[in-house]
RNA sequence: GGAUGUGCAGGCGAUGAAGCCCGCCUUUAACCGCGGCGCCCGCCGCUGAUGGCUUCUACCCUAAG
Numbered sequence: 001g002g003a004u005g006u007g008c009a010g011g012c013g014a015u016g017a018a019g020c021c022c023g024c025c026u027u028u029a030a031c032c033g034c035g036g037c038g039c040c041c042g043c044c045g046c047u048g049a050u051g052g053c054u055u056c057u058a059c060c061c062u063a064a065g
Base pairs, nucleotide, nucleotide: 009026010025011024012023013022016056017055018054019053020052021051033046034045035044036043037042
């Protein structure tokens, strides 16, 4: 100095933030929702601020003041 392995760490999980847990990836990566119109393009439509749980914020609906 190089290769390989391990550890630590980092990143990611269809719209924001925090805590905990789970999973995936190691930068050539993980990830970038669904349905219909024969496929692609294109067009139309649908659910959710979570990967899961709790809380906050935003949005939507209803009721009261």
Predicted 3D model of a 65-nucleotide RNA (Fluoride riboswitch aptamer (crcB RNA motif)) from a Candidatus Bipolaricaulota bacterium. Its mean pLDDT, the model's own confidence on a scale to 100, is 79. Taxonomically the source falls in Candidatus Bipolaricaulota (Bacteria, Bacteria candidate phyla). Rfam family: Fluoride riboswitch aptamer (crcB RNA motif). Its family is annotated with response to fluoride and positive regulation of gene expression in the Gene Ontology.